[in-house]
Context: one part of a larger RNA
Formats: sequence, C1' cells, structure tokens
RNA sequence: UUGGGUUUAAAGGGUGCGUAGGCGGCCUAUCAAGUCGGUGGUGAAAUUUCGUGGCUUAACCACGUCACUGCCAUCGAAACUGAUAAGCUUGAGUGCGUUGGGGGUAGCUGGAAUGUGCGGUGUAGCGGUGAAAUGCAUAGAUAUCGCACAGAACGCCGAUCGCGAAGGCAGGUUACCACGCCGCAACUGACGCUGAGGCACGAAAGCGCGGGGAUCGAACAGGAUUAGAUACCCUGGUAGUCCGCGCCGUAAACGAUGGAUGCUCGCCGUUCGCGAUAUAAAGUGAGUGGCCAAGCGAAAGCGAUAAGCAUCCCACCUGGGGAGUACGCCGGCAACGGUGAAACUC
Repeated sequence: UUGGGUUUAAAGGGUGCGUAGGCGGCCUAUCAAGUCGGUGGUGAAAUUUCGUGGCUUAACCACGUCACUGCCAUCGAAACUGAUAAGCUUGAGUGCGUUGGGGGUAGCUGGAAUGUGCGGUGUAGCGGUGAAAUGCAUAGAUAUCGCACAGAACGCCGAUCGCGAAGGCAGGUUACCACGCCGCAACUGACGCUGAGGCACGAAAGCGCGGGGAUCGAACAGGAUUAGAUACCCUGGUAGUCCGCGCCGUAAACGAUGGAUGCUCGCCGUUCGCGAUAUAAAGUGAGUGGCCAAGCGAAAGCGAUAAGCAUCCCACCUGGGGAGUACGCCGGCAACGGUGAAACUC
C1' cells in the first nucleotide's frame, strides 16, 4: 500500500457555519463525454505462453502460434452515469396559525445566609479537634436583639426534568435577539447531504489593563500529627474566585460512540404539541428514559436515541517505550498551543 478497523483493545476532529471537492429525488426529450459492441490501423524485434523441429540430452537455437490487457480512427447502441432543455412534489426551504423552554444579551429588583461597622442586653469564656494547640476574648469576645453597609451565590420547586451545535444555562421581573416542535398544505421547485483548507464559538485555570473584594482559598505563616510530615487535620491568609474590555484555545471538551438519509418484533414511563373525548382507555408527531425480539458483538453489552441492515461524505488508527518529546515552521504578551519525527531499546 491493499485490506481491516475506530464505546471499553491503537483509532471520532471540542462544537458549529461554510469554500473547493465528493455524492445526490421523480418524469420526458435530445446529445453521446463516460459505458458497451463492430471494423480498420498501431502496439518493433528479442523475451514470455502453447506446439513442432535441430544440436546424443538439457541449457541453447530455429519455425509457427497465442499474447502484448494499451492507444488512435471510424461506424453503431442508449439502459445506467454525465451534459442540455422542459416539467413534477415526496427531499429542502418559505408562509400562515398555535405552542414550548433554567437558549442568549442588557437593565431593574428580592429575601435568606456570611462578613464588617455602630448601638443595646449580658459575663467568662469562645473557637477548633481523634485529642489538642496556634487564634479570638475583661480595651468586654462568643451568644442574643436593633440599625447600617458590602460582595457573592440563588434554598424549597428540582426530577430518571427542560433548553442549547458544543462549551454550557436556574431567585424575580422588563426590553431586545435567536431557536425548536406541532397543525394547515398556500408558495418556491432539488434550491439537497457531507465538508480538506478557512472562519466563528469554545469549561476551568492562566495572562494584560481598569475596577471590586463578602465568602472560599493555590502560594505563604503558625499550630498539631509523625521517626520525619516541605502533606492529610486546625487557625490565619496573598493571588485568584466577581465585573468590564482584550488575550489564551486547552479538558475524562465523554454517550470515551462524527454527520446525513432510508429500513428493521414488542412492552413500560415521562416532556411538549395535535386531534379526539366521558375527568377515560387508545391514537399521532417531535424529544427524553427503562426493558427486550431479530440481528450485531471478543465479551461487557448495544438493540428505532443501534454498537442491527444499507448508501454518501469527512476525521482518525496500524506493537510498547523513547514522545505528544526534539528540530523546523505557524500562532501567543507570556504561560504555552498546533503540526510532529528519529536514533536507540524490548
């Protein structure tokens, strides 16, 4: 490489949009590029295949034959692919109507808790632990009541729940933006699927500038524990945690399962809609869960939300270590990220 694979053995890109490219619904006509057939030319010889013959045989040599899978020209065929033209509505989209959500952005706002300040009551402890100590407290702490301020997070509802492409999203309310499902079948008429590069988004931590700083809390300090204890436990505590703007671009970014379409026995929940109704049972579409038939799988298991049966497109894997390292290049303020070997060794 061919092939075989990618939930857990190596292997699905973190996610979307989309360029080139690849692939693509039903019907009719035309063309004849691909495709198929006929004929002609060419495809040097030697070699190779098969047959026969010549050297005593073989190697070797000679003759004949096949082959040279290809290319060119020409004449035809028209099912399929393609091209062009005309149409269709089921794929896709639009519209109208209903409806759903913790989808996003910005503003306003609420209570509980925590901490702090001030004041009242009140007196000797509080706190913390396995036990303690550091720490706090007669300059009046802890506890309790009142007032005020600050920042951050939103209990119950709450779920096997909902929404979002993923990351993710939860007090209430307002405005704006976006989206999905369903119903109707009015409109467009294949406008589709995938998507190398590219662009955008992307938890936490980290970085730059400016704010903010209640809680928690890397680093750090002290107290314990211990043989030691640069830890686990305790008392403090800086960065950070929060906001605005700009970077970073990584995660067990997980369903460890790429996207799209069609097909394949049933049962039990649940969310939203439709329709029907008797407060029903059943039905139907889109989600979200549990159990299973067939089938698949090395097994665990998967099983209409497939890891089943098929088609299309992309990404990726090819023994372990060395190594996600070195070098080079690209990106970044940096931290570092992307791409990504070899020697050697088992």